Model confidence (mean pLDDT): 76 of 100. Predicted 3D model of a 157-nucleotide RNA (glmS glucosamine-6-phosphate activated ribozyme aptamer). Its Rfam family is "glmS glucosamine-6-phosphate activated ribozyme aptamer". By type it is a riboswitch. A reference for the family is Winkler et al. (2004), "Control of gene expression by a natural metabolite-responsive ribozyme", Nature. Its family is annotated with catalytic activity and regulation of gene expression in the Gene Ontology.

RNA sequence: UCCUGUCAUGAAGCGCCAGUGCCUGUUGUGAGCAGGACGACGAGGAGGAGAGAGUAUCGAAAUUUUCGGCGGAAGCUCUCCCGUGCCGUUCCGGGCAUGUGACGCAGCUGACAAAUAUGCGGGCGACCGCAGAACAGAGAGGCUGCGACCGGAUAGA
Repeated sequence: UCCUGUCAUGAAGCGCCAGUGCCUGUUGUGAGCAGGACGACGAGGAGGAGAGAGUAUCGAAAUUUUCGGCGGAAGCUCUCCCGUGCCGUUCCGGGCAUGUGACGCAGCUGACAAAUAUGCGGGCGACCGCAGAACAGAGAGGCUGCGACCGGAUAGA
């Protein structure tokens, strides 16, 4: 210094690269070889466990690759457990909805982004690093209105 194994750590809109396209060098140049670069910009998102399927939310940029593919994943479905809300209160059983900011619908409201542009630096180059004004949408949240169980027990008005 390299290889292998083990352990630990990190990352979850995350990791990876056999393809296409791109860059450099090169050869015996209708094409090859070697090396390299790129390959999703942020916002938002988790009660616990298990299982399943497979194009897992939102916008920004671009209109030549943010192409194509692989793996994974907080999304989706189902089961169990825990919790919360809905029967005037409390408890128990069940039902429905839901996830700690813990119900549905409608209206209004709704702080907050990064890439990019640009500047500096690095690289022969594709391109990379740092700084970086401005500009979203979804959702959460807030307000208003409407709507949202059954049985039993309980002590009151």